Predicted 3D model of a 397-nucleotide part of an RNA (large-subunit ribosomal RNA, domain III) from Kiritimatiella glycovorans.
It matches the Rfam family "Bacterial large subunit ribosomal RNA".
The RNAcentral record of the full RNA draws on ENA and SILVA.
Taxonomically the source falls in Kiritimatiella (Bacteria, Pseudomonadati, Kiritimatiellota, Kiritimatiellales).
[in-house]
Context: one part of a larger RNA
């Protein structure tokens, strides 16, 4: 130097009450204001206890603090169905053997490992003083494996049934386009509840809310795909075949095979609103909470980027594997298959919280940077803009 500069977004705070030693700062209330393709929410990564409760206040917090992502002491993360583990392969990566190499080592078969891709199965409601929920209750599915018991079917060499580490199908995919059927939303109307004109009357065309409810099983619609059936032959599919494939024959105009949505059950239920009683708390305005009980639960209009749809259609640059799965056969075989319907079993990890951020990457409670999913209303071509909803905040002088 100097009690300067600065205390990091110009979204904004204002009264009132409590709490305490002490309050602009914390809590509660009531007006303002701001964000609303976000300054709201799921979720991944990454951080790893920051989450809830008590309880403090030396340091941290650009001021203060009775507060806090600080700091002390408890708590808290609950799965067959979410995700991983697991089954399966892709780039890539290890690599027995080999090959090459002064050593180090590199390179690559078989095999392997390895998701950002394929492969079984769950939705709705509700609940702790506070923290967990598709995970705990509740009610109501599904799916794998195993048994047992009932009914059928078949068959012990004239061979049920299983079934490859092999065959064959399938999975199984490109980009653009249009158009139609729908559903979630949303608006408007009828119906409920309530409220409701400063003053005697008379409650609308006024305001508020509600009017909702999955998966799953049953039905198989709008739509869209395949022609199908029974036969002959075969140097093709590394052996085989009744698969699959070529090439030929006869029937038959229906048959299969995908498929939203509605619609029926799911719900004599749950939910929401509403007054009404008790309890408890109050700042007396009024709140939570728990019991029984009320009445509405219809209709039109609009319509998605989401679902019919790996559908059509059109192009050329011709748009993953392999396993589940279906099928043949080799093979293996004496009881085995199918439907019901009862019953057992389903382990091991993750799961708090943040998460465009004051908890992540920026040395910092840093005007930067962070993949994806949803994102309501008026007005608009619209996810621009502007103003509101749900929600969240007013940026620690």
């Nucleotide at each position: 130097g100097a009690g300067u500069a600065a205390c990091g977004a110009a979204a904004a705070g204002a009264c009132a009450g409590g709490u305490g030693a002490g309050a602009a700062u914390c809590c509660u209330g009531u007006c303002c204001g701001c964000c609303g393709a976000a300054a709201u929410u799921c979720c991944a990564a990454g951080g790893u206890u920051u989450c809830c409760u008590g309880g403090g206040g030396a340091a941290g917090g650009u001021u203060c603090g009775u507060c806090c992502g600080c700091c002390c002491a408890g708590g808290g993360u609950u799965a067959g169905u979410c995700g991983g583990c697991c089954c399966c392969u892709a780039a890539g990566c290890c690599c027995a053997g080999g090959c090459c190499g002064a050593a180090a080592g590199g390179c690559g078969u078989a095999g392997g490992c390895g998701a950002u891709g394929g492969g079984a199965a769950a939705c709705a409601g509700g609940u702790u003083a506070a923290a967990u929920a598709u995970u705990c209750c509740u009610g109501u599915a599904c799916c794998g494996c195993c048994a047992g018991u009932a009914c059928g079917g078949c068959a012990u060499u004239u061979g049920a049934g299983c079934g490859a580490u092999g065959g064959a199908g399938g999975g199984a995919c490109g980009c653009a386009g249009a158009a139609a059927g729908c559903u979630g939303g949303a608006c408007c109307g009828g119906c409920c509840a309530c409220c409701g004109a400063u003053c005697g009357g008379a409650a609308a065309u006024g305001g508020u809310g509600g009017u909702c409810c999955a998966a799953g099983c049953c039905c198989g619609u709008a739509g869209g795909g395949g022609g199908c059936u029974c036969u002959g032959a075969c140097a093709g599919g590394u052996a085989a075949a009744u698969c699959c494939g070529u090439c030929g024959g006869a029937g038959c105009a229906a048959c299969u095979c995908c498929g939203a949505g509605a619609g029926g059950c799911g719900a004599c239920g749950g939910g929401a609103c509403g007054g009404u009683u008790c309890a408890c708390c109050c700042a007396c305005g009024g709140g939570u909470g728990a019991a029984a009980c009320g009445g509405a639960u219809c209709g039109g209009u609009u319509g998605a980027u989401g679902c019919u749809a790996u559908a059509c259609u059109g192009c050329c640059a011709a748009g993953a594997a392999a396993a589940g799965c279906u099928u043949c056969u080799a093979g293996c075989g004496a009881g085995u298959c199918g439907u019901g319907c009862c019953g057992g079993c389903g382990a091991c990890c993750g799961u708090a919280c943040c998460g465009c951020a004051a908890a992540c990457c920026g040395a910092c409670a840093c005007a930067g940077g962070u993949a994806g999913g949803a994102a309501g209303g008026a007005a608009g071509a619209g996810u621009a803009u502007u103003c509101c909803a749900a929600g969240g905040c007013g940026c620690g002088c």